[in-house]
Bacterial RNase P class A from a Gammaproteobacteria bacterium, 369 nucleotides, folded computationally. A source record names the gene rnpB. The prediction has a mean pLDDT of 75. RNAcentral holds the sequence, with entries from ENA. Its Rfam family is "Bacterial RNase P class A". By type it is a ribozyme.
RNA sequence: CGAGUCAGCCAGGCAGUCGCUGCGCGGUGCGCAGAGGAAAGUCCGGGCUCCACAGGGCAGGGUGCCAGGUAAUGCCUGGGCGGCGCGAGCCGACGGCCAGUGCCACAGAAAACAAACCGCCUAAGCGCCCUCGGGCGCCGGUAAGGGUGAAAAGGUGCGGUAAGAGCGCACCGCGCGACUGGCAACAGUUCGCGGCACGGUAAACCCCACUCGGAGCAAGACCAAAUAGGGGAGCUCGCGCAGCGCUCACGCGCGCGCAACGUGCGGCCCGCACGGCUCCCGGGUAGGUCGCUAGAGGCGUCCCGGCGACGGGCGUCCCAGAUGAAUGACUGUCCACGACAGAACCCGGCUUAUCGGCUGACUCCUCGA
Numbered sequence: 001c002g003a004g005u006c007a008g009c010c011a012g013g014c015a016g017u018c019g020c021u022g023c024g025c026g027g028u029g030c031g032c033a034g035a036g037g038a039a040a041g042u043c044c045g046g047g048c049u050c051c052a053c054a055g056g057g058c059a060g061g062g063u064g065c066c067a068g069g070u071a072a073u074g075c076c077u078g079g080g081c082g083g084c085g086c087g088a089g090c091c092g093a094c095g096g097c098c099a100g101u102g103c104c105a106c107a108g109a110a111a112a113c114a115a116a117c118c119g120c121c122u123a124a125g126c127g128c129c130c131u132c133g134g135g136c137g138c139c140g141g142u143a144a145g146g147g148u149g150a151a152a153a154g155g156u157g158c159g160g161u162a163a164g165a166g167c168g169c170a171c172c173g174c175g176c177g178a179c180u181g182g183c184a185a186c187a188g189u190u191c192g193c194g195g196c197a198c199g200g201u202a203a204a205c206c207c208c209a210c211u212c213g214g215a216g217c218a219a220g221a222c223c224a225a226a227u228a229g230g231g232g233a234g235c236u237c238g239c240g241c242a243g244c245g246c247u248c249a250c251g252c253g254c255g256c257g258c259a260a261c262g263u264g265c266g267g268c269c270c271g272c273a274c275g276g277c278u279c280c281c282g283g284g285u286a287g288g289u290c291g292c293u294a295g296a297g298g299c300g301u302c303c304c305g306g307c308g309a310c311g312g313g314c315g316u317c318c319c320a321g322a323u324g325a326a327u328g329a330c331u332g333u334c335c336a337c338g339a340c341a342g343a344a345c346c347c348g349g350c351u352u353a354u355c356g357g358c359u360g361a362c363u364c365c366u367c368g369a
Base pairs, nucleotide, nucleotide: 002364003363004362005361006360007359008358009357010356012334013333014332015331016330017329018328020034021033022032023031024030025029036340040351041350043349044348045347046346047345048216049215050214051213060212061211062210063209064208065079066078067077068076069075080094081092082091083090084089095207096206100205101204102201103200104199117146118145119142120141121140125138126137127136128135129134154172155171156170157169158168159167173196174194175193176192177191178190179188180187181186220290221289222288223287230281231280232279233278234277235276238258239257240256241255243254244253245252246251261275262274263273264272265271297317298316299315300314302313303312304311305310335338
């Protein structure tokens, strides 16, 4: 120099004018503050609020190597194992298919209580022929070789055999147990046992272990015009009744009807409709207030513990809070000419989108000094 890996950062700058939202004040104008790394998707986890809840079970969902971190997690850190890369590093739903069930296209003889298509063999048994060496056929044996397939019953060698075969043996591999190391997952040039038995598939049903109550700030709380129905007190009131209740009765209360009166149908008449009056309680709509942002908060060449995620301490700072919903418009100027995108209760993650640029650590190759 080139090609890469990992971690992190910035996200047009400055000035002026006019606005918008919030807060403060000496109050009608001044001052201060005013989107993001993802504010997004709403995919996980929690706080908060209301509802539900003795305990247990069924159903359903989620998670799935180990240890730790955390408010919690499906997140993060460290480790184990497997895979990829020369390497720095990266990726992995990574429990169980000898509990059961299902599926395995095409090809192939056979795809699972595994299988004789080609090939190899003819020792044993039966039949025929014969030149008595044997040959042919039947019944068979064989997974060593060929071929099919993503996948075909451990590998190599020696022995063995009619030919073969873990049939036997050695080594490698595999499984189980012990021992050693490790908290554990797991590992081991160790020891012993087993010839080795069970193809794959569980983001197939399923089994096992752990775990999960529901709804969400339009949660929810408060104030409260109006309306309906409800309760109470006081006042007013003509007539009638085969009504009901109380009372010996007078009478009282309730209910119903008629009249008068009042209100409405723009003023009047007819007509129609509605109606005891006032006050209080209560109710809860419009509207308003709270929830609402000082918090699992930010920052620090800080200190301590830890490999680390992170925890503890000290110091310091206040950093949007709208609710028809603000965060903008214009002008000038500079540059490398500016991407994805905009809060809506809050926080921790994950995922996705993103112009251009910067910093640090590390790897590999080549060349030069």